[in-house]
RNA sequence: AAAGUUUGACAGACAAUCGCUGGUGACGUAAGUCACGAGAGGAAAGUCCGGGCUCCAUAGGGCAGGAUGCUGGAUAACGUCCAGUCAGCGCGAGUUGAAGGAUAGUGCCACAGAAAUGGACCGCCGAUGGCCGCCUUGUGCGGCACAGGCAAGGGUGGAACCGUGGUGUAAGAGACCACGAGGAGCGUUGGUGACCUCGUUCCUGGUAAACCCCAUCUGGAGCAAGACCUAAUGAGACGCAGCCCCUUGUGGGCAACCUUAGCCCGAGGUGCGUCUGGGUUGGUCGCUGGAGCUGCCCAGCAAUGCGCAGCGUAGAUAGAUGAUUGUCACCUAGUAGUGGAAGGGUUGCACCCGUAACACCACGAACGGAACAGAACCCGGCUUAUGGCAAGCUUUCCAU
Numbered sequence: 001a002a003a004g005u006u007u008g009a010c011a012g013a014c015a016a017u018c019g020c021u022g023g024u025g026a027c028g029u030a031a032g033u034c035a036c037g038a039g040a041g042g043a044a045a046g047u048c049c050g051g052g053c054u055c056c057a058u059a060g061g062g063c064a065g066g067a068u069g070c071u072g073g074a075u076a077a078c079g080u081c082c083a084g085u086c087a088g089c090g091c092g093a094g095u096u097g098a099a100g101g102a103u104a105g106u107g108c109c110a111c112a113g114a115a116a117u118g119g120a121c122c123g124c125c126g127a128u129g130g131c132c133g134c135c136u137u138g139u140g141c142g143g144c145a146c147a148g149g150c151a152a153g154g155g156u157g158g159a160a161c162c163g164u165g166g167u168g169u170a171a172g173a174g175a176c177c178a179c180g181a182g183g184a185g186c187g188u189u190g191g192u193g194a195c196c197u198c199g200u201u202c203c204u205g206g207u208a209a210a211c212c213c214c215a216u217c218u219g220g221a222g223c224a225a226g227a228c229c230u231a232a233u234g235a236g237a238c239g240c241a242g243c244c245c246c247u248u249g250u251g252g253g254c255a256a257c258c259u260u261a262g263c264c265c266g267a268g269g270u271g272c273g274u275c276u277g278g279g280u281u282g283g284u285c286g287c288u289g290g291a292g293c294u295g296c297c298c299a300g301c302a303a304u305g306c307g308c309a310g311c312g313u314a315g316a317u318a319g320a321u322g323a324u325u326g327u328c329a330c331c332u333a334g335u336a337g338u339g340g341a342a343g344g345g346u347u348g349c350a351c352c353c354g355u356a357a358c359a360c361c362a363c364g365a366a367c368g369g370a371a372c373a374g375a376a377c378c379c380g381g382c383u384u385a386u387g388g389c390a391a392g393c394u395u396u397c398c399a400u
Base pairs, nucleotide, nucleotide: 001396002395003394004393005392006391007390008389010387012328013327014326015325016324017323018322020039021038023036024035025034026033027032041372045383046382048381049380050379051378052377053222054221055220056219065218066217067216068215069214070084071083072082073081074080085099086097087096088095089094100213101212105211106210107207108206109205121154122153123150124149125148128147129146130144131143132142133141134140135138162180163179164178165177166176167175181204182203183202184201185200186199187198190195226285227284228283229282235276236275237274238273239272240271242254243253244252245251246249256270257269258268259267260266292311293310294309295308296307298305299304330369331368337363338362339361340360343353344352345351
């Protein structure tokens, strides 16, 4: 210098003007006005996990269902985090892991292939038994491939019954032996443990992201949870119900009130009051002081925890947290450009670059740009989106 890898912090600053939403104070009967002060994030997002909180359900235990699945620790809890083990990937720094059980049981293993855990297509043998032939008539020899035996070799396949070599046999085979691979049991070194070292015995296809078995956890719905106040209309109870007529009724007329845009006519309609319970609209609470933030000490490898001190840091409800202008900072960029320049790089040599200007030295802009994104009960995580910055580490190359 390039390429990688991990981690951390940040997310423009200040001022002026005009707004928006809460708070406090003053003024005002009130509506409101004025002053002061506060006002989004690292992900506020996805709503994927875990908890707080609220309501409903709930003797206790179990089944079913769901989730998780190496070990130890952290935590309110987690499927998260930290530190490790083992396995995969990478030269490496590092990184990834759906990482319990195939020796509980059942199932499945396409196509090909004889056979995918019980099989023989080609092949090998045919010792033994059978049949045929020979003569030396035997515990004989030769042939056939009939009964039958075998799984070495070929071939198929991702995978063929653990591999290689030997013994053995008629031919063969973990049938036996030696060495080796993997797994399990027992013992053993180290470790809290996962695991690891060594020894010994037994075993040998894969698949649990197939059913299943084992272990642990697990009630449901969610702030539109939920609590309170409350008009109008409708429900119930009680009380009261103007004047006139007669056919005494669930009658008629007048008056009163309401609607028909203000008034008149006309038309249509109507019992009134109090209380009770329900609870629509609206309002208040829940609502932000918490597993809080910052700093320091201590314990711990770390995640994190104990302690001390300080701080007060959004709460809207169709949703406020904004806009404009100016200055500075950042990128653009030590670039364009301007000026100098015969030398520069090296201690020096070699070598390289440069001297008709892209060596080198000094000064040094502008246009433009400035990411993802917007709280809605609150926290802890995960995932996704996104801008530049810094630091540690690794590999390669160059110079000394």
Molecule: Bacterial RNase P class A
Organism: Paenibacillus sp. 481